The RNA shown here (Bacterial RNase P class A) has 374 nucleotides and comes from a Thermoanaerobaculia bacterium.
The gene name in the source record is rnpB.
It matches the Rfam family "Bacterial RNase P class A". Gene Ontology terms of the family: tRNA processing, dimeric ribonuclease P complex and ribonuclease P activity. Rfam classes the family as a ribozyme.
NCBI's taxonomy places the organism under Bacteria, Pseudomonadati, Acidobacteriota, Thermoanaerobaculia.
The coordinates come from a structure-prediction model, not an experiment, and the mean pLDDT is 75.
RNA sequence: GGAGAGCCCGAGUCGGUCGCUCCCGAAAGGGGGAGGAAAGUCCGAACUCCGACGGGCAGCAUGCUCGCUAACGGCGAGGCGCGGCGACGCGACGGAAAGUGCAACAGAGAGUAGACCGCCCGGCGCUGCCGGGUAAGGGUGAAAGGGUGCGGUAAGAGCGCACCGCACCACCGGCGACGGUGCGUGGCACGGCAAACCCCAUGCGGAGCAAGACCAAAUAGGGAAGAGGGUCGCGGGUCGUCCGUCCCGCAGCCUUCGGGCCUCUCUUCCGGGUAGGUCGCACGAGGGUCCGGGCAACCGGGCUCCCAGAUGAAUGACCGGCACUCUGAGAGUCUUCUUGGAGAACAGAAUUCGGCUUAUCGGGCUCUCCGCCC
Numbered sequence: 001g002g003a004g005a006g007c008c009c010g011a012g013u014c015g016g017u018c019g020c021u022c023c024c025g026a027a028a029g030g031g032g033g034a035g036g037a038a039a040g041u042c043c044g045a046a047c048u049c050c051g052a053c054g055g056g057c058a059g060c061a062u063g064c065u066c067g068c069u070a071a072c073g074g075c076g077a078g079g080c081g082c083g084g085c086g087a088c089g090c091g092a093c094g095g096a097a098a099g100u101g102c103a104a105c106a107g108a109g110a111g112u113a114g115a116c117c118g119c120c121c122g123g124c125g126c127u128g129c130c131g132g133g134u135a136a137g138g139g140u141g142a143a144a145g146g147g148u149g150c151g152g153u154a155a156g157a158g159c160g161c162a163c164c165g166c167a168c169c170a171c172c173g174g175c176g177a178c179g180g181u182g183c184g185u186g187g188c189a190c191g192g193c194a195a196a197c198c199c200c201a202u203g204c205g206g207a208g209c210a211a212g213a214c215c216a217a218a219u220a221g222g223g224a225a226g227a228g229g230g231u232c233g234c235g236g237g238u239c240g241u242c243c244g245u246c247c248c249g250c251a252g253c254c255u256u257c258g259g260g261c262c263u264c265u266c267u268u269c270c271g272g273g274u275a276g277g278u279c280g281c282a283c284g285a286g287g288g289u290c291c292g293g294g295c296a297a298c299c300g301g302g303c304u305c306c307c308a309g310a311u312g313a314a315u316g317a318c319c320g321g322c323a324c325u326c327u328g329a330g331a332g333u334c335u336u337c338u339u340g341g342a343g344a345a346c347a348g349a350a351u352u353c354g355g356c357u358u359a360u361c362g363g364g365c366u367c368u369c370c371g372c373c374c
Stems, first nucleotide, its partner, number of pairs: 001370010012322007020033005035346001039357002042355005047208004052256001054255004059204005064078005079093001080091004094199002099197002101193002116138002118134007146164006165188001166186003169182005212279004222270009233245004246260004286305008324343008
C1' cells in the first nucleotide's frame, strides 16, 4: 500500500424567533415530547375476553449438547460436519440394522447387485463365435457394495496377511454432545434420500387494546324472568311428561357436555344497544451508574432517575455559532494552523415488553492474508 474478517459506538449540540401536543397552574407562566430500527408483523410473552381453556384423533411447530431466560423457533459457550491459505463463516445437525416409497439422463447393471469392453479357462465350423469363471483394469453416472500393498490364483476376489478406515467391546477424559487409547474382537455386515410418507421426543385451547370495562343522548321500538294452557320438529309410550331421533353451540372430525324445539294467556321486574365520552394507557421482566459472581449469555446488591401518550392522529420551520465528513486555496512542515464551499442517510410511536429479520449515514478498535521498502 492492497484485499479481507470480527466486534463496538454515535445518529448532533448551544442560542434566538414563530408554532403543535400532553401535564401542572385561577392567570402569568413552568415542565415533558419518537427510533436504532418506532418498519416487516416473523417468533416468544405480559394483559384482556370467550364457560366448550372436558377427552381423543387429526393438524401445526421445533429437533447435536450444556447453560441463560418470564418465555422463545431467541441468546451464550461447546461438540461434530462442510467451506476458506487465514482471521473466520455456514449447517432443518433425532431415527435409513420399524415399514412403505424414490433415484431423471447415461449405463450391461441403481441395491435379494451387475459381464458392455477387457482378463482367464474350455469347446468349435478358429481374423471370430459359443459356454463358463472373474468386480482386479476400462467405460457410464450425483452414486457401482471399503482403500493401499504383499501373498495367492488359470485369471481374480478379505480368499489370506500387514497398515489405514469401519463396526462392536473395554478403559481413560468430559455434566454432556463427543474425543482419545488398545500387539482387543470381527473380514466388513448396515449404500443414499426423512427440505418423501413415516417413526420417536418435546411443545401448542382460541381471539386479540377495534382485547375489554364503565358512563351515556336524540330517534325508534320494547326486553327479560316465571307460571298455566293449547299437546308442541318427527316417531313411540303414558299415572307422572318419558324415550329415541332432529336442530344449535369448538378453526376441522369424533365423543362427552350444555341449550333449543311453536303459539296464546296471566304475573313480576326495568332496562338494553347506537352516537359521544372516560378508563384500559404509561412505575415498567424500566433506564443510568458503581460493586460483586460467571469464559459468556446472564444473575445479585447499593445508589440514583421518572422519561411521549396523540386519535381529522402532536413531536415542526427559519436564522446564527460550534462540532462531524468531503473538498478548493494559502501558510507551516514532526504533530498542524488560517480561510472559502458543499454535505448529513434510513425513516417516524399508536396496549406494552423480549428477540429475529430487513432498510440506512458516519466513525472507532482488534485480527488475518498478500506485495513493497528499511